Notes
A computed fold for a 695-nucleotide part of an RNA from a Minisyncoccota bacterium, annotated as large-subunit ribosomal RNA, domain II. Its Rfam family is "Bacterial large subunit ribosomal RNA". The full RNA is in RNAcentral, with records from ENA. NCBI's taxonomy places the organism under Bacteria, Bacillati, Minisyncoccota.

Context: one part of a larger RNA
């Protein structure tokens, strides 16, 4: 891991509700006793003690269809009459209370010191080498005390290093050789040494050169057994089918925030009977917007006032800049501004709509971690797949189908009862992958821009459209050829200044035209262009604004943002016609629920069942309600089946039922089993790191 078996809402007491049954001129007995029996259980009788009901209100006295409050005869609160016993089901409370699961707490003349810690008694062990204390002897010195030298001697928690004890560092091992080993290395190695045997001290206790170490692989309180099914607001699991309805993730309180209680939202029953909802009408409002009339903010200008800090001018008067305040004009801003002011929403009335609506009472819940999208806001950075509210907006949750390549929350579907190789459409699409237009018309784009969304400021003589305007056959714009002159080197300045360093002036003439010069250039001249003019040429040429589609800006880590192929339309824009496209609509057929009719049967006359016709409906988690299937056992039944083969097993293929499931058939098997009606439960397995067995 798989297979098989086992494996989880039970039982008692009390209460509440609903259904059914008995009685209701109220209902019921309890313990006990007697009978029966086998002494038990069950059953029958007796037993009226007691309980519920028949009247409530008040703390009570007490009063009483009323009573309490109160001065009150007012007002207000609670009342102004019907059950009871049993039984089934549902739920609640108390109990282990649906099942499994802690770490823990306490108890005991309970068991442990064969591991380990300390101690006691008695034994045992420590190769070899080194160092060389005291003491002693000899000699020397000394008056002596004593000292030195040489021998001898053999001390030491001395040194090196095996056994032995330890365990420093690294490696190895790490489903190990081993629940701590192995290899190399390392510390002690005559001592506070190591070790054998026997004994001794333990559970809030021992022992401890002290690490909360050790006390049998267990220690911040051993093990065993018991209290014990400890408790678990926590995690996991909780077994057959079909039908109807169908939530919540909010509010208040909570040592409360992943738990509860009450309300809200669901369901079932009863009552009420249009109260719901829609439309119309009538209301109040101060939001969006707007505005500046108030309160404040804030820009520009004009005017007025001020013994108004300061700067400048002036001898001063004073002037000017500035400072503060006010009035007016222009243009404005505000969640805590409003002279104004919607749409919605809310309240009331009147009409309409008719169902599974609304409301009330009662039984039973679940939910109280929500998510995204849109809109209006707060926080944040007008960041977040961020966070907090509102719209009881939408979807998901609890919703499948089609589209968005894939994609809970986006788009379509007024939402999937079942079947159909029928039909029409939605969103979205129609070159191929891939169902349907290589559709029609007119434009745009040349960037593979683009082909679902997504990238800025800024730049752009890329290109299309529109508008305004200037010049132009009396010849424009561009190009080419020619001219672009004279007074004059204007005056001043200057070393120089000649159109062109600078200052002033900026005229006149000849002309088709030519500035006292627009730009290069020279030291200054010179030189080259320009404006301007003519000729050649010939028909459009410029300027500005708005706008469509493009281009640059645009750099990231495997090659990677049309889904791919690919496409110059199969891209973009506008208009149009076809077609495809879903579980939507429609068509054909079937099932179920509910409601309104009709008919038949039954009836305790309340009603129930069946058939048939019309209407509405049948997605669904938590959850509520209803109807069934199967298993085991009991009572009855078929005067049932069975060696002429029970149960059980095997088999995809037969038949019935919406389904759980049932029936038949063949083989196997070898002894019991079923139908129908009731009843009672150890009543259904895929999950619990489930338990046991097998492989």
């Nucleotide at each position: 891991g798989c297979c098989a078996a086992c494996g989880a809402g039970u039982u008692g007491a009390u209460g509440u509700g609903u259904g059914c049954u008995g009685c209701c001129c109220g209902g019921c007995u309890a313990a006990g006793u007697c009978c029966c029996c086998a002494u038990a259980a069950a059953g029958g009788a007796u037993g009226g003690a007691g309980c519920c009901a028949u009247a409530g209100g008040g703390a009570a006295a007490c009063c009483g269809a009323g009573u309490a409050u109160u001065a009150a005869u007012a007002g207000u609160g609670c009342g102004u009459u019907u059950g009871u016993a049993g039984u089934a089901c549902a739920c609640a409370u108390c109990a282990g209370a649906c099942c499994c699961g802690a770490a823990g707490c306490c108890a005991g003349u309970g068991c442990g010191a064969g591991c380990u810690u300390g101690c006691c008694a008695u034994g045992u062990g420590c190769a070899g080498g080194g160092u060389g204390a005291a003491g002693u002897g000899a000699u020397u010195c000394g008056a002596a005390a004593g000292a030195a030298u040489c021998a001898u001697g053999g001390a030491g928690g001395c040194c090196c290093g095996a056994a032995c004890c330890g365990g420093u560092a690294u490696g190895u091992c790490g489903u190990u050789c081993a629940a701590c080993g192995c290899a190399u290395u390392c510390g002690g190695a005559u001592g506070a040494c190591a070790u054998g045997u026997g004994g001794u001290a333990a559970g809030a206790a021992g022992u401890g050169a002290a690490a909360a170490g050790c006390u049998a692989a267990u220690c911040g309180a051993g093990c065993c057994u018991g209290g014990u099914a400890a408790u678990a607001g926590c995690u996991g699991g909780u077994u057959c089918u079909c039908u109807c309805c169908g939530a919540a993730a909010u509010a208040g309180c909570u040592u409360u925030u992943g738990g509860g209680c009450u309300a809200g939202c669901g369901u079932c029953a009863a009552a009420u009977g249009u109260u719901c909802c829609u439309c119309u009408c009538a209301g109040g409002g101060g939001u969006a917007g707007a505005g500046c009339a108030c309160u404040g903010g804030a820009a520009g200008g004009a005017c007025u006032c001020g013994a108004c800090a300061g700067g400048g001018a002036g001898a001063a008067a004073u002037c000017u800049c500035g400072c503060g305040a006010g009035u007016c004009c222009u243009a404005u801003c505000a969640a805590a501004c409003u002279c104004c002011g919607a749409a919605u929403a809310c309240u009331g009335a009147g009409a309409g709509u008719u169902a599974u609506a609304g409301u009330u009472u009662g039984g039973c819940a679940g939910u109280u971690a929500g998510a995204c999208u849109g809109u209006g806001g707060g926080g944040g950075c007008u960041a977040a797949g961020c966070u907090c509210c509102a719209c009881u907006a939408g979807u998901c949750a609890a919703a499948a189908g089609g589209g968005a390549a894939a994609c809970a929350g986006c788009c379509c579907u007024u939402g999937a009862u079942c079947u159909c190789u029928a039909u029409u459409u939605a969103a979205g699409g129609u070159c191929c992958c891939u169902a349907a237009a290589u559709c029609u018309a007119u434009g745009c784009u040349a960037a593979g821009u683009g082909u679902a969304c997504u990238u800025a400021a800024g730049g752009u003589g890329g290109u299309g459209a529109a508008a305004u305007u200037u010049c132009a056959u009396g010849g424009a714009c561009a190009a080419u050829g020619a001219g672009g002159a004279g007074g004059u080197u204007g005056g001043c300045u200057u070393a120089g200044a000649a159109g062109c360093a600078g200052c002033c002036a900026u005229c006149c003439u000849u002309u088709a035209a030519a500035g006292a010069u627009a730009g290069c250039g020279u030291a200054a001249c010179a030189g080259c262009u320009c404006a301007c003019u003519c000729a050649u040429c010939c028909a459009g040429a410029g300027a500005u604004u708005u706008u469509g589609c493009g281009c640059c800006g645009c750099a990231a880590a495997u090659g990677a943002a049309c889904g791919g192929g690919g496409c110059u339309a199969a891209g973009c824009a506008u208009a149009g016609u076809a077609c495809c496209g879903a579980a939507a609509c429609u068509g054909a057929g079937g099932g179920c629920u509910u409601u309104c009719g009709u008919u038949u049967u039954c009836u305790u006359c309340g009603g129930a069942a069946a058939a048939u016709g019309g209407g509405a409906g049948c997605g669904g988690u938590a959850g509520g309600a209803g109807a069934g299937u199967g298993u085991u056992c009991g009572c009855a039944u078929c005067u049932g089946c069975a060696a002429u083969g029970a149960a059980g097993g095997u088999a995809a293929a037969g038949g019935g039922g919406u389904g759980a499931c049932c029936c038949a058939u063949a083989c196997u098997g070898g002894a019991g089993c079923g139908u129908u009606g009731c009843g009672a439960a150890g009543u259904a397995a895929g999950a619990a790191u489930g338990u046991u067995g097998g492989c």